Glycine riboswitch aptamer from uncultured Stackebrandtia sp., 85 nucleotides, folded computationally.
């Protein structure tokens, strides 16, 4: 980078619509969920200058936003791990 295996989390929401018969879809509106992506910082470590409890860059996550995504079923998402090529 390919395969395969394992691999959480969140509403029994509500409302409109259609199918049709109390069930399924699809929108839509609050709350949520963080392990697809994405954005933010520490410590360091390079400067800069007035040398300061200064100021700029750089810099990780499973930390933290929740922007995207996503849980109302698993027929699903999945970092991340393990096995082969």
């Nucleotide at each position: 980078c390919c395969u395969c295996u394992g691999g959480a989390g969140a509403g029994c929401a509500g409302a409109c619509g259609a199918c049709a018969g109390c069930g399924u879809c699809g929108u839509c509106u609050c709350a949520c969920c963080g392990a697809a992506g994405g954005g933010g910082c520490a410590a360091g470590c390079c400067g800069c200058u007035u040398u300061a409890c200064g100021u700029g860059g750089u810099g990780a996550a499973a930390c933290u936003c929740u922007c995207a995504g996503g849980g109302u079923u698993a027929c699903g998402u999945g970092a991340c791990a393990g096995a082969g090529g």